[in-house]
Context: one part of a larger RNA
RNA sequence: CGACGAACGUUGUUGGCGUGCCUAAUGCAUGCAAGUCGCACGCACUCGGCUUCGGUCGAGUGAGUGGCGCACGGCUGAGGAACACGUGGGCACCUGCCCUCUCGUGGGGGAUAACGCGGCGAAAGCCACGCUAAACCCGCAUACGCUCGCAGCUUCGGCUGUGAGGAAACCGCAUCACGCGGGCGGGAGGAGGGGCCUGCGGCCCAUCAGGUCGUAGGUGGGGUAACGGCCUACCUAGCCGAUGACGGGUAGCUGGUCUGUGAGGACAACCAGCCAGACUGGGACUGAGACACGGCCCAGACUCCUACGGGAGGCAGCAGCAAGGAAUUUUCCCCAAUGGGCGCAAGCCUGAGGGAGCAACGCCGCGUGGAGGAUGACGGCCUUCGGGUUGUAAACUCCUUUUGGGGGGGACGAUGGUGACGGUACCCCCCGAAUAAGCCCCGGCUAACUCUGUGCCAGCAGCCGCGGUAAGACAGAGGGGGCAAGCGUUGUCC
Repeated sequence: CGACGAACGUUGUUGGCGUGCCUAAUGCAUGCAAGUCGCACGCACUCGGCUUCGGUCGAGUGAGUGGCGCACGGCUGAGGAACACGUGGGCACCUGCCCUCUCGUGGGGGAUAACGCGGCGAAAGCCACGCUAAACCCGCAUACGCUCGCAGCUUCGGCUGUGAGGAAACCGCAUCACGCGGGCGGGAGGAGGGGCCUGCGGCCCAUCAGGUCGUAGGUGGGGUAACGGCCUACCUAGCCGAUGACGGGUAGCUGGUCUGUGAGGACAACCAGCCAGACUGGGACUGAGACACGGCCCAGACUCCUACGGGAGGCAGCAGCAAGGAAUUUUCCCCAAUGGGCGCAAGCCUGAGGGAGCAACGCCGCGUGGAGGAUGACGGCCUUCGGGUUGUAAACUCCUUUUGGGGGGGACGAUGGUGACGGUACCCCCCGAAUAAGCCCCGGCUAACUCUGUGCCAGCAGCCGCGGUAAGACAGAGGGGGCAAGCGUUGUCC
């Protein structure tokens, strides 16, 4: 000099685009952040039509059963030096929804919530009995190129034969009928996603030198979607290490960012990919997928409720509060767009997202007027008292209207409807120089000098150093230099 998620001091017109708890992974009031489907199912209620008064049909609402989603999206960086990440390679594996191909969807049975009734409890909630539906649950049948066993063949990928085993769910619309749409089951393949293994690469300390007993390998078995000492029994005694094992410290990794001509050094905010975590520790359940942020269980700490018997909770989601700190925002608007979940759809949900608000925190842009104007006014400062300087600066004259104020029109974003932003951006007319400049510095480095005050005092200072009676270095003033809606200081990196 450059850079910054900055802070502090001082000053402050405006727009666009970004960015905004780096500290306590501290604790959290309140609201919202994940639901949806009546085209799976029964029930209750409301309204309406019909009624032989038993009901029945249609529309809607509600909780419940069932299905899919809740494993995505969003947040954070604690832990972790590891196949966690980056890059290249590999296979013994899984894969809901989506796509392609193929075959099938036959016939039975059962339970339970809601509901009714009774009871317990302060509450959270729970229990007994009774009824009921389904795409809920269970047999039976059938079945391939599926699974397992056996046999044969094999180019070792598998193929053929045979035996055994294993499926399913229906719903809506329309109809004279053929049908149409959505589902369900078996099999093969694809796409995308994941699991596992592995070569290489990237921190510090040797004032850490030896480490290790499931340890290293084998056999049998278990377990998993799958290989494996992953687990287990037995056997062998190995395995790793100065090419740094083991131990300790530190740290999320990367694309990238900053700097530098480069080599390199430093960093890991925002955005993007991966990993890890969800009060702390442990565990499994469900599921295609979790060992699951807004699920469950246990233990612990903490907070809250309680009728003292017992219960409830988890903002490292969005806002917001307290605390910590030098320091970091609104308890805003909208699903209009993009994307996601559910649904045939209409649509519903979506603090993802799109926007607005606050903050000179950063970058970029704009303005605070332009031209003319000397007898060089007044005032200030200096003076050798002649004058010099501030200085074309002002006044004054002419002009312009960015910005501002008033009025009018008014979007793109939306391929049919639909616009939160927003009467915003933008355009036109009118008004009036009107509404708008500061900060730091002036001894050398380093661009910019005098006067007065002070008198080793008060003070300055990045380094050298200034100040003890004429201080260009302190303080004030005049003047000057630099940058400018900023300017300086501090911190950090190159």
Molecule: small-subunit ribosomal RNA, 5' domain
Organism: uncultured bacterium